[in-house]
Molecule: Glycine riboswitch aptamer
Organism: Rhodobacteraceae bacterium UBA6197
RNA sequence: UCGUCAGGAUCGGGAGAAUCCGGCGGGGCGAUGGCCCCAUCGGUGCCGAAGGAGCAACCGCCCCGGUAAACUCUCAGGCACAAGGGACCGUUCUGGCAGA
Numbered sequence: 001u002c003g004u005c006a007g008g009a010u011c012g013g014g015a016g017a018a019u020c021c022g023g024c025g026g027g028g029c030g031a032u033g034g035c036c037c038c039a040u041c042g043g044u045g046c047c048g049a050a051g052g053a054g055c056a057a058c059c060g061c062c063c064c065g066g067u068a069a070a071c072u073c074u075c076a077g078g079c080a081c082a083a084g085g086g087a088c089c090g091u092u093c094u095g096g097c098a099g100a
Stems, first nucleotide, its partner, number of pairs: 001100001007094003011090003018044001020043004025038005045079003051075001052073003058066003
């Protein structure tokens, strides 16, 4: 020097998709039947922006291999509100290994 970098921290913004069906448990309401809320299990449907996986052009030592995403797949994760998570964008700060 590579470096307005990789990585890390702080603050702000940040989407999508059934509170569907059934079982069990807890709480509340009610005269009964029952209804509502929460949690959990199973099933089906759905989402893609944690993570993960796959591929093109291109390149190579050309059998084969290397290699990308916000694309694709949904393993994982997620699907009322809220909370949480959240790729990515911006602010501020920090900022190393290897190699040359």